[in-house]
Small-subunit ribosomal RNA, central domain from an uncultured bacterium, 349 nucleotides, folded computationally.
The coordinates come from a structure-prediction model, not an experiment, and the mean pLDDT is 82.
The RNAcentral record of the full RNA draws on ENA and SILVA.
Context: one part of a larger RNA
């Protein structure tokens, strides 16, 4: 590089958008003939191979001939797609107008439970843990219980639901700031193909970790002890520093999952569900957009999916190519470190 095949579970969708460049692209007319197709003309070296004759008695052989030589040059013609050339469309896209909508994001303020501390007071011998137990706490008054009071950090019971909302990690007390988004409906208006997709690239990307200051109530790797056990560097029990919080900066990976890329269009059906509209009716019922259970036909090795496709398609990207060796040597790059990313051979069955 062409070509086939694949990607929920057999190897295989980049963790997510956002984007350069390529690739692809609505609808009507105009011009143009690059690209298509079509005529003709040169060229296309012989042999070789093919056709159809004759010659070696045939045949192998070797000769004539013909057609091929699919291509490249230039010439006349055609204009349906393609591509450009100019002017139009609205129905894709995007604005904008109404009505809503939510745990989207952001920042400050604040509120009540609990848990822990520490004082004061009442009260006396156990507390507290387990399958039984001890360590551990307590006559220097624990544990319970009460008043009031302090200060202090985390997380937000019910409401909560196959709920909502984001791009994906994700988000949940309350109020306010500031910013994003979605939907429906009309045609009210406008732009007039401004679109898909997207290598390289760049943003954001849980939890653990890493850096410097900050805070540490409850939890708790580490670590100490106490039990169990043949042993117990665990399970359980008493305690306990990193950490979990913030704040600024890295890191960049997760069973990052729907194990199913993105945009569009098409293709029986029955039933919840959200949230707003529009029509019909007013008991309701239909249609958009959402988000879940079944299911026809298809698909599919299976499991199963089935309008929210794994159907029928088109167009763009990423990816796979026996098992191990291996996500491992190297090797670039990125990184404070940890390590990320790139990604093999040999050998082996």
């Nucleotide at each position: 590089u062409u070509g086939a095949u694949u990607u929920u579970u057999a190897a295989g969708g980049g963790g997510u958008c956002c984007g350069u460049a390529c690739g692809c692209g609505g609808u009507c007319u105009u011009a143009u003939a690059a690209c298509u197709c079509a005529u003709c003309g040169g060229u296309g070296a012989a042999a070789u191979g093919u056709u159809u004759u004759g010659g070696c008695u045939u045949a192998c052989c070797a000769a004539a001939u013909u057609a091929a030589u699919u291509g490249c040059c230039a010439u006349u013609g055609a204009u349906a797609c393609u591509g450009c050339u100019a002017g139009g469309c609205u129905u894709g896209a995007a604005u904008u107008a109404u009505u809503g909508u939510g745990a989207a994001g952001u920042a400050a303020c604040u509120a009540g439970a609990a848990u822990a501390u520490g004082u004061a007071g009442u009260g006396u011998a156990g507390c507290g843990g387990u399958g039984a137990a001890a360590u551990g706490c307590u006559u220097a008054g624990a544990u319970a219980u009460c008043u009031g009071a302090u200060g202090g950090g985390a997380a937000u019971a019910c409401c909560g639901a196959u709920u909502g909302c984001g791009a994906a990690g994700g988000c949940a007390g309350g109020c306010u700031u500031c910013u994003g988004g979605c939907a429906c409906u009309g045609g009210u208006a406008u732009u007039g193909a401004c679109g898909c997709u997207g290598a390289u690239g760049g943003g954001c990307g849980a939890a653990a970790g890493c850096g410097u200051g900050g805070g540490u109530a409850g939890c708790g790797a580490a670590c100490a002890g106490g039990a169990u056990u043949a042993g117990a560097u665990a399970c359980c029990c008493u305690g306990g520093u990193a950490g979990u919080c913030c704040a600024c900066g890295c890191c960049g990976u997760a069973a990052a999952c729907g194990a199913u890329g993105g945009c569009u269009a098409c293709u029986a059906g029955c039933u919840g569900u959200u949230u707003g509209u529009u029509c019909c009716a007013u008991u309701g019922g239909a249609g958009c957009a959402u988000u879940g259970g079944c299911g026809a036909a298809g698909c599919a090795a299976c499991u199963g999916u089935g309008a929210u496709a794994a159907u029928u398609a088109u167009c763009c990207c990423a990816c796979c190519u026996g098992c191990g060796g291996a996500g491992u040597a190297c090797u670039a790059c990125c990184g404070c470190c940890a390590g990320c990313c790139u990604g093999a051979u040999a050998c082996u069955c």